[in-house]
Predicted 3D model of an 89-nucleotide RNA (c-di-GMP-I riboswitch aptamer) from Desulfovirgula thermocuniculi DSM 16036. The sequence was found by an Rfam model in a public genome assembly.
RNA sequence: CCCCACCAAGGGCAAACCCGGCGAAAGCCGGGGGCGCAAAGCCACGGGGCCUAAGGCGGUCGAGCCGCUAUGGCAGCCCGGCUGCUGGG
Numbered sequence: 001c002c003c004c005a006c007c008a009a010g011g012g013c014a015a016a017c018c019c020g021g022c023g024a025a026a027g028c029c030g031g032g033g034g035c036g037c038a039a040a041g042c043c044a045c046g047g048g049g050c051c052u053a054a055g056g057c058g059g060u061c062g063a064g065c066c067g068c069u070a071u072g073g074c075a076g077c078c079c080g081g082c083u084g085c086u087g088g089g
Base pairs, nucleotide, nucleotide: 002089003088004087005086012037013036017032018031019030020029021028022027035076041082042081043080046079047078048077049074050073051072055069056068057067058066059065060064
């Protein structure tokens, strides 16, 4: 440096759900919780995908409603990139 995660040790992270907060929402943050995870560490300004639609645009005289749209999100959707503990080869 590369490969592997069947074994050991120390452990780490934390889905649903509940409580509080932020947000238009998706979702995020803190606490509880623990489904799972060998990168469930980081990158959404690497590519694809998915969620939302505040604002904008369109429909409507208008209110309301509907459609389109990411500049908002998801790294625990996939591929990729960067970094890393232990053990084995």